This is a predicted structure of a 122-nucleotide RNA (Glycine riboswitch aptamer) from a soil metagenome.
RNAcentral holds the sequence, with entries from MGnify.
The prediction has a mean pLDDT of 78.
Rfam family: Glycine riboswitch aptamer. Rfam describes the family as follows. This family represents the bacterial glycine riboswitch.
RNA sequence: CCAAUCUGGAGAGUGGCCGCAGGCUUGACGUUGCGGCCCACCGAAGGGGCACUGGACGCGCCCGCAGGCAGCAUCGGCCCGCAGCGCUAUCCAUAAUCUCUCAGGUAAAAGGACAGAUGGGG
Numbered sequence: 001c002c003a004a005u006c007u008g009g010a011g012a013g014u015g016g017c018c019g020c021a022g023g024c025u026u027g028a029c030g031u032u033g034c035g036g037c038c039c040a041c042c043g044a045a046g047g048g049g050c051a052c053u054g055g056a057c058g059c060g061c062c063c064g065c066a067g068g069c070a071g072c073a074u075c076g077g078c079c080c081g082c083a084g085c086g087c088u089a090u091c092c093a094u095a096a097u098c099u100c101u102c103a104g105g106u107a108a109a110a111g112g113a114c115a116g117a118u119g120g121g122g
Stems, first nucleotide, its partner, number of pairs: 001121002004118005013039001015038007040106003046102001047100003053093004058087004064082002067079003
């Protein structure tokens, strides 16, 4: 670090309408399960986005190092490469319990980031 087992583990409508199936029933409503559509919400499966910072690129400075051109002892100019320092735009990398709400979820059950424990694997 990874998975397994055990334990703990939040949030938000048991929303509305329609259809199918099952049981009961003279039949319907209601009811159970599944599916579709719509509205309102939640964030802790998963997923998306962002910081500090680092790098690339560019610009500037430069008292350091190397080279070239000019000049010539009354001289210390110009160009360029590397290193160092600074700057901002763009690009790349980059976190979460932040944020988005795609997915998922909004009675119970299930799930659940994360935490603890156990014995394993790398």